[in-house]
Context: one part of a larger RNA
């Protein structure tokens, strides 16, 4: 390269807007670049293919005829792709008019609980577990009332409920802001799709400076369990976990399932809207469950596709070695990203 793939066998990039590029809606003219037809030269010979021939054959060699799939020319034809010129509205957006939302910042408040401190009652125990012990308590604890104080998450509502590109996002108020859907149909008129590099986002842990630290807890110390016990349980207990800034770029970052258009039987929740409206029906959007054709190695997927096409991206090619070695990029480090190969089965 063809060819087959990518839910779970090896494979979908963590996710976004976007540069090149690839592809691209309806009809109308032009043109004739591709594309298509035949001509006409050209494609040198020798080689290659086929037919026949000549050395005893063959290797060779000699004759015809084929290929040489290209190239160039001039006129001829326009479906279709392609440029150009003016339209068109179904694709895409604007603008108006509405609800719905844990969608981002940013600042204020809250209550409940836990931990300390003080300050009262009041005494011997309390914690803890299978059962103990460590441990805290007669310097008054636990339990109980009252008062302060701090940090850090917000129970009920709460819901295969919402929003958001993904990561995520939950107490309450204001402010500033994204992005989705509906209705009406006023503008624009293909402006659209996807999307290498780059380039912005990125949970948790980890780093850096400075701040904060109630709970909770790696390392870490004790106590227990055990043949041992570097563990599970228990008792304490530091990074950290918060909070600004600033790094790191990685996850089983998962729906293991890339984005986008169409088009393909149903039946049942449920969530936003919008019509008709008395019930109920109809209609778009999103979110779930069951099931048909079809799909699929089964499992299963089944209008939210794993079905029927198309378009651009990534990515797969046996197991181990190995996501390691080198080298390069990033990066403070930790690492990260690129990504082998001898050798073996």
């Nucleotide at each position: 390269c063809u060819g087959g793939g990518u839910g779970u066998a090896a494979a979908g990039g963590g996710a976004g807007a976007g540069u090149a590029g690839g592809c691209g809606g309806c009809a109308u003219g032009a043109c004739a670049a591709g594309c298509a037809a035949g001509a006409u030269g050209u494609g040198a010979a020798a080689g290659c293919c086929c037919g026949g021939g000549g050395c005893u054959u063959a290797a060779c060699c000699c004759c015809g005829g084929g290929a040489c799939u290209g190239c160039a020319u001039a006129a001829u034809g326009a479906a279709c792709u392609g440029u150009c010129a003016g339209g068109c509205u179904a694709g895409a957006g604007u603008a108006c008019a509405g609800g719905a939302g844990a969608g981002g910042u940013a600042a204020g408040c809250g209550g409940a609980a836990u931990u300390c401190c003080u300050a009262g009652u009041g005494u011997a125990g309390c914690g803890g577990u299978g059962a103990a012990a460590u441990g805290c308590g007669u310097a008054g604890a636990u339990a109980u009332u009252a008062g302060g104080a701090a940090g850090a998450a917000c129970a009920c509502c709460g819901g295969u409920g919402g929003c958001g590109a993904a990561g995520g996002c939950g107490g309450c108020u204001u402010a500033c802001u994204g992005g989705a859907c509906u209705g009406a149909a006023a503008c624009u008129g293909a402006c659209g799709c996807u999307g290498a590099g780059g380039c912005u986002c990125g949970a948790a842990a980890g780093c850096g400076u400075g701040g904060g630290g109630a709970g909770c807890g790696a390392a870490c110390a004790g106590g227990a369990u055990u043949a041992g016990a570097u563990a599970c349980c228990c008792u304490g207990g530091u990074a950290g976990u918060u909070c600004a800034c600033g790094c790191c770029g990685u996850a089983a970052a998962c729906g293991a399932u890339g984005a986008g258009u169409g088009c393909u039987a149903g039946g049942u929740g449920u969530u936003g809207g919008g019509g008709g409206g008395a019930a109920c029906c109809c209609u778009c959007g999103g979110u779930g469950c069951c099931g048909g054709a079809g799909c699929a190695a089964a499992c299963g997927c089944a209008a939210u596709a794993a079905g029927c096409a198309c378009u651009c991206c990534a990515c797969c090619u046996g197991g181990g070695g190995a996501g390691u070695a080198c080298g390069g990029c990033c990066g403070c480090a930790a690492g990260g990203u690129u990504g082998a190969a001898a050798c073996u089965c």

Annotation:
Small-subunit ribosomal RNA, central domain from an uncultured bacterium, 345 nucleotides, folded computationally. The coordinates come from a structure-prediction model, not an experiment, and the mean pLDDT is 87. The full RNA is in RNAcentral, with records from ENA and SILVA.